[in-house]
Context: one part of a larger RNA
RNA sequence: UGACGGGGGCCCGCACAAGCGGUGGAGCAUGUGGUUUAAUUCGAUGUUACGCGAAGAACCUUACCAGGUUCUGACAUCUUCUUGCCGGGUAUAGAAAUAUACCUUUCCUUCGGGACGGGAAGACAGGUGGUGCAUGGCUGUUGUCAGCUCGUGUCGUGAGAUGUUGGGUUAAAUUCCGCAACGAGCGCAACCCUCAUCGUUAGUUGCCAGCGGUUUGGCCGGGCACUAUAUGGAGACUGCCGGUGACAAACCGGAGGAAGGUGAGGACGACGUCAAGUCAUCAUGCCCCUUAUGACCUGGGCCACACACGUGCUUCAAUGGCCGGUACAGAGCGCAGCGAACCCGCGAGGGGGAGCGAAUCGCAAAAAACCGGUCUCAGUUCGGAUCGGAGGCUGCAACCCGCCUCCGCGAAGGAGGAAUCGCUAGUAAUCUCGGGUCAGCAUACCGAGGUGAAUAUGUUCCCGGGCUUUGUACA
Repeated sequence: UGACGGGGGCCCGCACAAGCGGUGGAGCAUGUGGUUUAAUUCGAUGUUACGCGAAGAACCUUACCAGGUUCUGACAUCUUCUUGCCGGGUAUAGAAAUAUACCUUUCCUUCGGGACGGGAAGACAGGUGGUGCAUGGCUGUUGUCAGCUCGUGUCGUGAGAUGUUGGGUUAAAUUCCGCAACGAGCGCAACCCUCAUCGUUAGUUGCCAGCGGUUUGGCCGGGCACUAUAUGGAGACUGCCGGUGACAAACCGGAGGAAGGUGAGGACGACGUCAAGUCAUCAUGCCCCUUAUGACCUGGGCCACACACGUGCUUCAAUGGCCGGUACAGAGCGCAGCGAACCCGCGAGGGGGAGCGAAUCGCAAAAAACCGGUCUCAGUUCGGAUCGGAGGCUGCAACCCGCCUCCGCGAAGGAGGAAUCGCUAGUAAUCUCGGGUCAGCAUACCGAGGUGAAUAUGUUCCCGGGCUUUGUACA
């Protein structure tokens, strides 16, 4: 100087407390461990792994296994030779890769040749093989915590200290005052984006106040007021008033205002820490393989299942289930696409093909809510697992191993032990909708809106952190 203390002081955080809803019980989904397996590819492992890489494993993907094949190679450059190929189609063998046969059949040209293909020989290719403890890059975490440093000066033999400590204050090393310090840098804040208010400009695909028509549909004439959309501006600064305070910084209250003291949310992550993670995104040193640890194909596996854990979905019902009626979003997406009306089907879906590269058309029905009816506390008209049957869709192909529909079947489950998680406001809870991935496949993920709470006296305690001081047999 640090680190540590079941030392002290001050302060903060959904850290506790106050509340609301969960997890832990059940069934299922998914990830992991374990076990099994020919293989169940690999990585991630307290917090900071475990719906994680994977924004989507039937084949492919795919790296794993079995079998069948291959050797200058699936891919790149160079040398040489050769021919008109290549590609496509058909046939045969085969599981295919592949092999053979037949048919069809080039381009550019400076006429030397070249592109592409084939043969040969090697240089070399190739490796999701190893090492993340050789590395770059990227990332997690501490932590959006308020810290981390430097120059000069001063003090100390020196390591070092001071500044950065102290008194207030703040979300903040934020700011004021004091002070052997005076300044400065990286962080904080601000500058950026979205939302909340009001003007400007604009008038279609948007809107309809007033006027007219109307098939009663903004449908038409018309209008651009309003809404909305887009553009560029205004607006909030403790600016004003009162009080407290050291006359300071600031804090408390108030006015005006759409918004008040960082307005709300996002992006943004200092010096460093964990030899943290990633050699399987990529790049890369070294090591290793080179008729194989490279390459191609078929089939299988990644989907196994005495079990254990994590994360979720659906529940156990009456604030409910079911039936009928009726209403109100936002944000998105669409041409190998979205696909209307209409017809068929109980339905999944099929036929159909208008319109739309979309403020125009479509996906599209929002759901909870509300109104009416029914059930009457039961393992039930709760709950839907599981299994049987019949179908639909995608796709070369749904056996292993997809999703959906209909009929039947109708399991556990009656609120979950110890323990444990999230959340402070348009939040939690609850309800649907969309998107990415994607042929198909979503209870996951990323977004969107609808309905919409309770509680916070407080900092004694638990956890984590910041500053200061003290002790130390630790570095």
A computed fold for a 475-nucleotide part of an RNA from an uncultured bacterium, annotated as small-subunit ribosomal RNA, 3' major domain. RNAcentral holds the full RNA, with entries from Greengenes. The coordinates come from a structure-prediction model, not an experiment, and the mean pLDDT is 85.